[in-house]
RNA sequence: GGGGGAUACGCCAAAUCGGGAAGGCACCGGACUGUAAAUCCGGAUAUGACGAGGUUCGAUUCCUCGAUCCCCCA
Numbered sequence: 001g002g003g004g005g006a007u008a009c010g011c012c013a014a015a016u017c018g019g020g021a022a023g024g025c026a027c028c029g030g031a032c033u034g035u036a037a038a039u040c041c042g043g044a045u046a047u048g049a050c051g052a053g054g055u056u057c058g059a060u061u062c063c064u065c066g067a068u069c070c071c072c073c074a
Base pairs, nucleotide, nucleotide: 001073002072003071004070005069006068007067010025011024012023019057027043028042029041030040031039050066051065052064053063054062
């Protein structure tokens, strides 16, 4: 220098075609327990998906530019 991939709630992480974000852990409350853990039940949480633009009625999903990290080639 060329090519490819990744970037989502505190952490992990699903969503194949654009119709608006599952789940687990953690957290909060309760049950159980002498207390705690484990287990079980219930609950809240993302002005929004690496950043900025664009297309569209509508974008995590498409397009452009940029950032960081990883891989391959030279």

The RNA shown here (transfer RNA) has 74 nucleotides and comes from a Candidatus Moraniibacteriota bacterium. The organism belongs to Candidatus Moraniibacteriota, within Bacteria. It matches the Rfam family "tRNA". The family's RNA type in Rfam is transfer RNA.